[in-house]
RNA sequence: GGGUGGUUAGCUCAGUUGGUAGAGCGUCUCGCUUACACCGAGAAUGUCGGGGGUUCGAGUCCCUCACCACCCA
Numbered sequence: 001g002g003g004u005g006g007u008u009a010g011c012u013c014a015g016u017u018g019g020u021a022g023a024g025c026g027u028c029u030c031g032c033u034u035a036c037a038c039c040g041a042g043a044a045u046g047u048c049g050g051g052g053g054u055u056c057g058a059g060u061c062c063c064u065c066a067c068c069a070c071c072c073a
Stems, first nucleotide, its partner, number of pairs: 001072007010025004019056001027043005049065005
C1' cells in the first nucleotide's frame, strides 16, 4: 500500500424486511438473613465510533474519516 471482518449499556454480545434499541453479567434500591452470600422483586444506564448523503422514517442502505483484528504484498 491492497483486501476482508469489526466498532451498539460499565463488560461480553444480539438486533430478522428500513418502522418505539435489547439480552446475559455487573451496578443500585427493597425484601429475605443476627450479618454476609444465595435467592426473590424492582430500578437506573445508550450522541448505536465521528461527519455527510438517500428516505416520510436509518443501528440497518450509500460515501468519507478514525480506530481494532486478520490476510496479501

This is a predicted structure of a 73-nucleotide RNA (transfer RNA) from a Rhodobacterales bacterium. It matches the Rfam family "tRNA". The family's RNA type in Rfam is transfer RNA. Its mean pLDDT, the model's own confidence on a scale to 100, is 80. NCBI's taxonomy places the organism under Bacteria, Pseudomonadati, Pseudomonadota, Alphaproteobacteria, Rhodobacterales.